[in-house]
Context: one part of a larger RNA
RNA sequence: AUCUGUUCAGGGAACUCGGCAACAAUGGCCCCGUACCUUUGGUAUAAGGGGUGCCUGCAGUGCAGACUGCAGGUUGCAAUAACAAGAGGGAUCCGACUGUUUAUCAAAAACACAGGUGACUGCUAGCCAGCAAUGGUUUGCAUAGUCGCUGACUCCUGCUCACUGCCAGUACGUGAAACCCCGUUCAAGGGGCAUAAGCGCUGGUGAAGAGCGGGCCUAACUCUGAGGCUCUCACGGUAGCAUGAUGCCUUGCCGAUUGAUUGUCGGCUUGUCCAACGGAGUAACGAGGUCCCUACUGUCCCGAACAGGUGCCUGAUGAACUCGCUGCGCGGUGAAUAUGCCGCGGAAUCCCAACGGGAAGAGAAGACCCCACGGAGAUUUACUACAGUCUGUUGUUGUGGUCUGGUUUUCGAUGUCGAGCGUAGAUGGGAGCGCCGAAGCAAUUUCGCCAGGAAUUGUGGAGCAACAAUGAAACACCAUCCUUCGAAAACUGGUCCGCUCACCCGGCAGGGGACAGCAAUAGGUGGGUAGUUAGGCUGGGGCGGCACGCCCCUGAAAAGGUAUCAGGGGCGCCCAAAGGUGUCCUCACGAGAGUCAGAAAUUCUCGGUAGAAUGCAAAGGUAAAAGGACGCUUGACCGUGAACUACACAGCAAGGUUCGCGGAUGCGAAAGCAGGGCUUAGCGAACGUCAGAAGCGCAUUAGUGGCCCUCUGGUCUUACAGUGAAUUUACCCUGGGGGUAAUCGAGUGGUCGCGGGUGAGAGUUCACAUCGACCCCGCGGUUUGCGACCUCGCCGUCGGCUCUUGGUAUCCUGGCAGUGCACAAGCUGCCAAGGGUGCAGGUGUUAACUGAUUAAAACCGAACGUUAGUUGGGUUAAGAACGGUGCGAGCCAGUUUGGUUACUAUCUGUUGGGAUUGCGGGGUGUCUGAAGGGAAGGAGCGCUGAGUACGAGAGGAACGGCGCUUCGUGGCCUCUGGUUAACCAGUUGUCCGACAGGGCAGUCGCUGGGUAGCUACGCCAUAGCUUAUAAGAGCUGAAAGCAUCUAAGCACGAAGAAGCCCCUAAAAAGAGACACCCAUUCCUGAAACUUUAUGGGUAAAACCAUAAAGGUUAGGGACGAGGGCGCCGGCAAAAGACCGGGUUGAUAGGCAAGGGAUGUAAGCACCAAGCUUUUGCGAGGUGUUCAGUCCACUUGUACUAAAAGCCCGAG
Repeated sequence: AUCUGUUCAGGGAACUCGGCAACAAUGGCCCCGUACCUUUGGUAUAAGGGGUGCCUGCAGUGCAGACUGCAGGUUGCAAUAACAAGAGGGAUCCGACUGUUUAUCAAAAACACAGGUGACUGCUAGCCAGCAAUGGUUUGCAUAGUCGCUGACUCCUGCUCACUGCCAGUACGUGAAACCCCGUUCAAGGGGCAUAAGCGCUGGUGAAGAGCGGGCCUAACUCUGAGGCUCUCACGGUAGCAUGAUGCCUUGCCGAUUGAUUGUCGGCUUGUCCAACGGAGUAACGAGGUCCCUACUGUCCCGAACAGGUGCCUGAUGAACUCGCUGCGCGGUGAAUAUGCCGCGGAAUCCCAACGGGAAGAGAAGACCCCACGGAGAUUUACUACAGUCUGUUGUUGUGGUCUGGUUUUCGAUGUCGAGCGUAGAUGGGAGCGCCGAAGCAAUUUCGCCAGGAAUUGUGGAGCAACAAUGAAACACCAUCCUUCGAAAACUGGUCCGCUCACCCGGCAGGGGACAGCAAUAGGUGGGUAGUUAGGCUGGGGCGGCACGCCCCUGAAAAGGUAUCAGGGGCGCCCAAAGGUGUCCUCACGAGAGUCAGAAAUUCUCGGUAGAAUGCAAAGGUAAAAGGACGCUUGACCGUGAACUACACAGCAAGGUUCGCGGAUGCGAAAGCAGGGCUUAGCGAACGUCAGAAGCGCAUUAGUGGCCCUCUGGUCUUACAGUGAAUUUACCCUGGGGGUAAUCGAGUGGUCGCGGGUGAGAGUUCACAUCGACCCCGCGGUUUGCGACCUCGCCGUCGGCUCUUGGUAUCCUGGCAGUGCACAAGCUGCCAAGGGUGCAGGUGUUAACUGAUUAAAACCGAACGUUAGUUGGGUUAAGAACGGUGCGAGCCAGUUUGGUUACUAUCUGUUGGGAUUGCGGGGUGUCUGAAGGGAAGGAGCGCUGAGUACGAGAGGAACGGCGCUUCGUGGCCUCUGGUUAACCAGUUGUCCGACAGGGCAGUCGCUGGGUAGCUACGCCAUAGCUUAUAAGAGCUGAAAGCAUCUAAGCACGAAGAAGCCCCUAAAAAGAGACACCCAUUCCUGAAACUUUAUGGGUAAAACCAUAAAGGUUAGGGACGAGGGCGCCGGCAAAAGACCGGGUUGAUAGGCAAGGGAUGUAAGCACCAAGCUUUUGCGAGGUGUUCAGUCCACUUGUACUAAAAGCCCGAG
């Protein structure tokens, strides 16, 4: 320091988003007593009161254990004494309820629910699973099953069928295959009649999806508008409710609550409410949301003490994250916030404990944003398919009847302009036909143009044609054919009704039955399923726009070219003349003249460089024309080459333009001009298809329907070098981006804040006491913007809490000046940043508002200071709801409720604590004080001065003095208070057999007290003076004969600056001073080296070996002021350190006394309500006893323990 606990004076939610947290409080049992409301069950343990132990005796119940009641006695602070054991009330929203849910951040208002209601379904049902067989619902059968919606209960549930869906219907339209025809067969292909479902169409349907207006006028104050007019719709929101879980404005307005309320409740209310996506109420219920009150409290004012665990120390064991190298501060610079660069300062080295400011700390290739011709989930009237399903046809598939079509054949009929005896179909044959029964008559049937015709039967018994007439055509009779009708037959369809034999069900009986089923095919429907698509530009993206293909001007910087979502405008045509050519002419306008005739019509004259016109934009151009006319015409030609442009000068298509060549042509006398238009816009690939042209090629050749290619033109891609295609994702994922947004920073400074200049005016007069327009100039970098420079392999995002520091443009306090300053109180300005700048209410709020205070309740910065410090109310994930919006999935800087905040500190920094070295011998003490730090004080009130100065009065100061308060600061524990798991006492339950004495009941069981220590809520202290100044006020005084506070000089002047004051401080490398003590000694002593001697060696040397001496040698040892360890301890303390003691001793323990805490021990004796077998039992009381027990304090006392010893140390 933290975690878990215990206790707390006074206050009592002032804390906070919010009473979060906290047994803080309530609590068991008995008795009494309980409101509103109500679904009459509840609410209810409502609320609120009283009692509670032990002992003795008696009574009742019970077989008993036991329970209940009464009376008396008796103790304690306290009797459910421990444990266990509801806080309560009022109001409101939502959901009726008990239940269920996101295992692992959401328990809810979400889900479910009983109840309500709609839809489908008659059983081989419907729905579901499956390719099927088959299975589930179900061994169920409409009081059943399935699928929706709503969600107890009460009162209710309005209007709309235009849209979408569903259901029903259908004379009609549309509507595929099949069928028919053509295509020599066949095939490609073409055509046609018809038809099913479906669609169109007609209706129905809202507890189906859904939806439910606007304008103007109007009543005798005003306001309002019952009412009227009008537009429009399928209908225009009814009842009810309403600032709401729904309202932007909005903190709506009023009332209640409070000192104060963005809250809550009650009202009002055109309101982005609204009636089973249910409306409004609602008792009970809720770990749901919100507000208030009582009780209660350490949530807070304001913190303190204590207990235990971790931490710290010792021993043992022993990870991980992370890690380029490193590891000071400030100012600057810089990819725009640097330990590392530049400058200045600081800095002896090392270690320990803490803290968490920095390392844009670690962790996780950012979840927000954008991008990707990335992915996935979801949706749908995106695109394209496929299951499923409806329907037609065919097969499996037979048979009979009825009705009704079609085709063919046969038979029989049918045929009226007028004329004509008359109902003359056409043509041809034709002179016959008829007893095998003509004409006529009767009946019946039928046709009909109403005149008549035909047929059958009966009767009848001889005619009809030819000829003539009429007419375009002449009849009898026969043949063929046409129109229309009928009958029959054959073939082939359809409707309906049967049959049984396929097929289906069934064990049989039987039932169904050519249907169904199955298969094939055709049409419809078809987010049920699947695969995909989703344009680009863009001062982020989206929304908007098109700057996405072209043309003109400017920009464009005098060649050409040149960007922006730069500025101004156009094009996606038009014209058979508005084209070609030849010839001619001159415009607009002005002046004059001139019938109607005017400003302006047509006419004449003059002037007239274009002020007109040129089809359409602009620019450039144009006068015997490029403008205006007239004549003739089609060059608005065919083919072909090159170049330019598009696309500057890398390549690039379509398109456009220019100059040629060959051919044909127009105009012109000709030269010539003409391949459209004064020029620059008016456009489009490939595939397919249509049209045209001529031709090559292929195939076949007895012949034929031909085929392919090339060229030209038409038809399309406006995202215009041309993909078939929509939404959503907060359930999301991946890859990337600081190429690009949201936060900070940096830049800028429009906006913002502050200041200045000028001075129109206001101020009775008067610009400048005060205020100051228009205009102009700055400063700041706290607002909001802008751009997009840093960061997307990650810099935690609002507000609060905590803690600190800076600026001054000063809110207060200090010193001044002016005043429209008498005083007092103010206003304005100057200097000044030392200190201070508070408490509450509602709100997440910052902010703003409010209440009561105050000297004042200043503004701003520090990564909108501060999350490896806290909180998590807001924002900003996943659940859910409302309003709005969308067909929907979903969405909304709209609202509402709920919703994981993790990290052991390496470096640096900061705060403390040590060790070592250095400081020219070592040490023990005492100081100095460079330097650093401090706010050690700040402010108010009262009394006095003095009712004085001033003032007509009312009012009413100052200098100075004294006292107190408050906010700070430092210290302390005598008092007061807290704590006090030292201690003492009481007591419950239980255990140790009883007593005595104890254990446990939360690491005191609970309760009452409580010393030392530590503490605050307690106590003590907390002056002024000096120096230099600021604004300002002066003296003398020139420059400038005056004046002037200044230029030389002198002297004042502030809470501010520097000191006196307090703290640290010799590591202050400038390493300080003083006093005292010790030392400046002894022994030993290798090797090298030097000298000498001897020997070897040499020609002589050098050199080698041995010995001696020297060198206070290096080193070692002794001594040594002092220090340390070890030992006993604490006024000290995390470890180290610090302080004391150490037998010549009171250092600690023990013992004794004093002082203090508690409160009268045990044992014994006696008493005690009563009971009693007369022996005793008995809660408790009295005496012995201010007892007993205990203490961290004081004093005394060596009884015990501080033994012995070891190490360092100048020389």

Predicted 3D model of a 1211-nucleotide part of an RNA (large-subunit ribosomal RNA, half B) from a Caldifarciminota bacterium. Rfam family: Bacterial large subunit ribosomal RNA. Its family is annotated with structural constituent of ribosome and ribosome in the Gene Ontology. The RNAcentral record of the full RNA draws on ENA.